[in-house]
RNA sequence: GCCCCUAUGGCUCAGUGGCAGAGCGUUCGCCUAGUAAGCGAAAGGUCCAUAGUUCGAUCCUGUGUGGGGGCA
Numbered sequence: 001g002c003c004c005c006u007a008u009g010g011c012u013c014a015g016u017g018g019c020a021g022a023g024c025g026u027u028c029g030c031c032u033a034g035u036a037a038g039c040g041a042a043a044g045g046u047c048c049a050u051a052g053u054u055c056g057a058u059c060c061u062g063u064g065u066g067g068g069g070g071c072a
Stems, first nucleotide, its partner, number of pairs: 001071007010024004018055001026042005048064005
C1' cells in the first nucleotide's frame, strides 16, 4: 500500500427494512435467625461517526475512525 471481517446497555452477544432484546452484572423487594443460593421487579442504549437510498435504516450503499486478520 491492497483486500477481508468487525463496532448494539457495565461485560459477552442476539437482532437481514416497521415499538431495540437476552445472559451475566447493578439496584430494590420476597424468602432466611443471618449470608449465599433461589424467586419477582426495576433502572441502564444518541445501535462508532457522517452522507446517501427508502414512506420508514441497528439492518442496504459510499466515506471516515477504532479493533482483528490476510497478502505484498